[in-house]
Transfer RNA from an archaeon, 75 nucleotides, folded computationally. The same sequence occurs in records of 5 taxa.
RNA sequence: GGGCCUGUAGCCUAGUCUGGAUAAGGCGAUUGCCUUCUAAGCAAUAGAUCGGGGGUUCAAAUCCCUCCAGGCCCA
Numbered sequence: 001g002g003g004c005c006u007g008u009a010g011c012c013u014a015g016u017c018u019g020g021a022u023a024a025g026g027c028g029a030u031u032g033c034c035u036u037c038u039a040a041g042c043a044a045u046a047g048a049u050c051g052g053g054g055g056u057u058c059a060a061a062u063c064c065c066u067c068c069a070g071g072c073c074c075a
Stems, first nucleotide, its partner, number of pairs: 001074007010027004020058001029045005051067005
């Protein structure tokens, strides 16, 4: 230098191919119940506008362009 893949709550993952209206789940956190206390169990709550920017569209995590970060391959 060329090609490909990945980026979504504190952590892990689904959703992307086929655009559709509250972005889902697990772990973790907080509060309450229970318990002599802790753990476990049960219930509830909070937390991501989806790596940044731009574009297309009535509508974008999803499509297009560009940039950033990480990984793999080729030279």
Its Rfam family is "tRNA". Gene Ontology term of the family: triplet codon-amino acid adaptor activity.
The coordinates come from a structure-prediction model, not an experiment, and the mean pLDDT is 81.